[in-house]
Context: one part of a larger RNA
RNA sequence: AUGAACGCUGGCGGCGUGCUUAACACAUGCAAGUCGAACGGUGAUAGCAAUAUCACAGUGGCGCACGGGUGAGGAACACGUAGCUUAUCUGCCCUCAAGUGUGGGAUAACGGUCCGAAAGGAUUGCUAAUACCGCAUAAGCUCACGAGUUAUAGAGACUGGUGAGAAAAGGAGAAGCUCGUAAGAGCCAUUCGCUUGAGGAGGAGGCUGCGGCCCAUCAGGUAGUUGGUGUGGUAACGGCGCACCAAGCCAACGACGGGUAGGGGACCUGAGAGGGUGACCCCCCACACUGGGACUGAGACACGGCCCAGACUCCUACGGGAGGCAGCAGUGAGGAAUAUUGCCCAAUGGACGCAAGUCUGAGGCAGCGACGCCGCGUGGGUGAAGAAGGCCUUCGGGUCGUAAAGCCCUUUUCUGUGUGACGAGAACGGACGGUAGCACAGGAAAAAGUCUCGGCUAACUACGUGCCAGCAGCCGCGGUAAAACGUAGGAGGCAAGCGUUAUCC
Repeated sequence: AUGAACGCUGGCGGCGUGCUUAACACAUGCAAGUCGAACGGUGAUAGCAAUAUCACAGUGGCGCACGGGUGAGGAACACGUAGCUUAUCUGCCCUCAAGUGUGGGAUAACGGUCCGAAAGGAUUGCUAAUACCGCAUAAGCUCACGAGUUAUAGAGACUGGUGAGAAAAGGAGAAGCUCGUAAGAGCCAUUCGCUUGAGGAGGAGGCUGCGGCCCAUCAGGUAGUUGGUGUGGUAACGGCGCACCAAGCCAACGACGGGUAGGGGACCUGAGAGGGUGACCCCCCACACUGGGACUGAGACACGGCCCAGACUCCUACGGGAGGCAGCAGUGAGGAAUAUUGCCCAAUGGACGCAAGUCUGAGGCAGCGACGCCGCGUGGGUGAAGAAGGCCUUCGGGUCGUAAAGCCCUUUUCUGUGUGACGAGAACGGACGGUAGCACAGGAAAAAGUCUCGGCUAACUACGUGCCAGCAGCCGCGGUAAAACGUAGGAGGCAAGCGUUAUCC
């Protein structure tokens, strides 16, 4: 010094912190949705109706690659640091530029028929779109050809030319205009989108120098291995894959093998150098029952997505199905050991939405634990040459000891009553919280333990015991006068803690 545990003890508050073991298995609830201002529809309510409002499954869009968890694996460009990328990608956001024309065929929902215990599924008929597919147009973009400028080891870059190729989607519209007796309708300023190109910001991929564990009782390792040519593949370089050719490449400056381990900022210790650690918080990485695979997408080879295989658990009408807490709580197990199946979206942040808003176990709070740090209290004054009582005694006395009682005060904390926030930057809106704070009242009241006293090491006597019972960190104590065992009185240390154990300096 500690994410501690154990023994004894325990008044309060603030701020932190809490499965270090079985990456063991998990009942239950919740943790990612949202948009009706993309679309067709269904239902409800109001109304005679037109219509309006609300809700919803489906198609469609965006999000679900963030946030949250864990440390299994991995000794590696995983991480740190410094660079490179003329070898690259980038949804949403910002800036600039150019567009947004014209057609088409389907399909879910829904209706009918049918299968299945269920999970689910088959078939037929209808319908919409910002879903899907053509055509047009091309500022610019991509490709091919040839020209010029510049430049290289080789590549390359820029300028202008010819040809070829690839786009798009609409929604709202309360102002305005037109029509209408009105209800309302149409157009549309505007606004949210859509397509193409250029730049930015932020993000990501790739490559390189250097740095950081142990074992040489691991000394040789390597066949896609090392390089080349070609081709494929990727956003992109590359044996990344493949065909052919060559025979290389790494290694005592430690290859290869084995063991161990997430890395860093930091944290602990130390005068420093150094040593140790990697909980909480921040950055990066890896993983999501085990192993493998791709799909979608700007981004995944995807914790609460899909497929296959496996182990395990559950349902079943035995034909077949369902699941994955290393999210938040919670359960069992393991263990010396680690918490509530709480409240709220009020704030901060995130997703979606024009917005209102919805969702958010992220987050904000509360609960439990002296687990840690810090602060406060358990009273203050006065009070005898000194009560009682305990202990010791040379029996004179000494000591506990101003300690107690008594008397005079105070009220932090506590209890009760009242009041009562900030956090919410115009109005409204507070889970925490009737909390913190404030005022008044009450009453010394309700609040001290633990370890030690042979030396190291602050603190000594009596009795009991008799190498017994026991103590002990080391030296060592105990066999009849034990300051070392046990008890008592006294003393010393620390104090809501004290001691022990474990580990690091």

RNAcentral holds the full RNA, with entries from ENA and SILVA. A computed fold for a 505-nucleotide part of an RNA from an uncultured bacterium, annotated as small-subunit ribosomal RNA, 5' domain. It matches the Rfam family "Bacterial small subunit ribosomal RNA".